[in-house]
c-di-GMP-I riboswitch aptamer from Sulfurovum sp., 76 nucleotides, folded computationally.
RNA sequence: AUGUUGAAAAGCUAAACCUGUUGUGAAACAGGGACAGAAAGUCAUGGGUCUUUUAAAAGAUCGCCAGAUUACCAAU
Numbered sequence: 001a002u003g004u005u006g007a008a009a010a011g012c013u014a015a016a017c018c019u020g021u022u023g024u025g026a027a028a029c030a031g032g033g034a035c036a037g038a039a040a041g042u043c044a045u046g047g048g049u050c051u052u053u054u055a056a057a058a059g060a061u062c063g064c065c066a067g068a069u070u071a072c073c074a075a076u
Stems, first nucleotide, its partner, number of pairs: 003076004012037002017032006035063001041069003045066003048061005
């Protein structure tokens, strides 16, 4: 440097729910909280699901699946 693995350790993230704010909405952000996670970091690229809409289309969701990309610690 690269690959594999995640037992133990040190750490990390933070579901549901509550409060406040933003948005037509799905939902997002901040604080509390801890279900869970080995990329539960990032990307809306392909699907899925959801919202707005007469439709076309536009949006949301990466903790739905896949893909891409970056990376800490330990062991090997």

The coordinates come from a structure-prediction model, not an experiment, and the mean pLDDT is 84.